[in-house]
RNA sequence: AGAGGGCUGGGUGAUCGCCGGUGCGAUUUGGCGGAUUCGGUCCGACGGAUCGCGCGGGAGGAAAGUCCGGGCACCGCAGGACAGGGUGGUGGAUAACGUCCACCGAUCGCAAGGUUAGGGAAAGUGCAACAGAAAGCAAACCGCCCGCCUCGGCGGGUAAGGGUGAAACGGUGCGGUAAGAGCGCACCAGCAGGCGGGGCGACUCGCUUGGCUAGGCAAACCCCACCCGGUGCAAGGCCAAACAGAGAGCAUGAGUCGGUCCGGCUCGUUACGACUCUCGGGUAGGCUGCUGGAGACGGCGAGCAAUCGCCGCCCUAGAGGAAUGAUCGCCACGGUGCGCUGCGAAGUGCGCCGAGACAGAACCCGGCUUACAGGCCCUCUU
Numbered sequence: 001a002g003a004g005g006g007c008u009g010g011g012u013g014a015u016c017g018c019c020g021g022u023g024c025g026a027u028u029u030g031g032c033g034g035a036u037u038c039g040g041u042c043c044g045a046c047g048g049a050u051c052g053c054g055c056g057g058g059a060g061g062a063a064a065g066u067c068c069g070g071g072c073a074c075c076g077c078a079g080g081a082c083a084g085g086g087u088g089g090u091g092g093a094u095a096a097c098g099u100c101c102a103c104c105g106a107u108c109g110c111a112a113g114g115u116u117a118g119g120g121a122a123a124g125u126g127c128a129a130c131a132g133a134a135a136g137c138a139a140a141c142c143g144c145c146c147g148c149c150u151c152g153g154c155g156g157g158u159a160a161g162g163g164u165g166a167a168a169c170g171g172u173g174c175g176g177u178a179a180g181a182g183c184g185c186a187c188c189a190g191c192a193g194g195c196g197g198g199g200c201g202a203c204u205c206g207c208u209u210g211g212c213u214a215g216g217c218a219a220a221c222c223c224c225a226c227c228c229g230g231u232g233c234a235a236g237g238c239c240a241a242a243c244a245g246a247g248a249g250c251a252u253g254a255g256u257c258g259g260u261c262c263g264g265c266u267c268g269u270u271a272c273g274a275c276u277c278u279c280g281g282g283u284a285g286g287c288u289g290c291u292g293g294a295g296a297c298g299g300c301g302a303g304c305a306a307u308c309g310c311c312g313c314c315c316u317a318g319a320g321g322a323a324u325g326a327u328c329g330c331c332a333c334g335g336u337g338c339g340c341u342g343c344g345a346a347g348u349g350c351g352c353c354g355a356g357a358c359a360g361a362a363c364c365c366g367g368c369u370u371a372c373a374g375g376c377c378c379u380c381u382u
Stems, first nucleotide, its partner, number of pairs: 001381008010331007018058002021055010032044005060358001064369002067367005072232004084228005089103005104118001105116004119223002124221002126217002141162002143158007170188006189213001191210008236288004245279005250273001253267005295314001297312006333354009
């Protein structure tokens, strides 16, 4: 001067607060049990609400974007095909992935390393700005060669040379020719086929044959291979009102306990009611799902690694449109003034000023992407 990776995301004290949990107490309330002088009152344990006091807990590396994948839940589903969407070198990891690891190829870099949607363009269709004569099948602007004539043009040949372009139809040489051209040949490059060596494989190395050469783009259509049901905790489960209104019952009653009968209890006592039951509605509301999990940390082992196995140990927000904060002091950080020590680098004391980012859990987990003040560490290259 660079390359790669990891960690951290202020500490502490005081005061005042916020949200759950828990213990005790007070007030109030609910049904239950018991006592009673049956008017009600009192006592007891349990539950709810409010208040007070105490104890203990309370965001992140991305909690973010909601972009992929999974768990879980409900709904749907015989099988197959089409449509639609996604993925795209090989091998592995994983619950799964578009993620990760290792390797292969291509490409950039002197290097450490970086980037890579990286199947198929000799199936088909399509596209290519500007420049250029010509952009996929050839094509003649200049030049070169031949012919003709009115000497400056016309006709023909030519892709070797010039010029344009991101890209112009293999390269070098010899032969050949009017000039040229894989037109012929040698070598080289590249492509396709065959054989052999290495590798699980992507691929790679070598030999040989062939036609002389086949351009680019598939995050264009398309073809090939593989994958994909939908909706999301407002999923889902349990309990369950009130008002209006509606329906049924009418004493051989209604409700309740009960699987049923018997039986017990409550209401009612001849009543159309300020009666009983049901619907209204599985609504409002409440409870649950809810956080102990593909979990964190440590050790040992397997593996190049991603990751996996075993052992030990720990419990770490679960609320609702949402709490986790504020002020001040000190320390730490940056700048600066003065003093002291020191040759210096620097250290130290006392002051002053300043910054503190990105951002806030909402069912859970694995990724990716994006944002981020300041600080620390490791490895490697030139």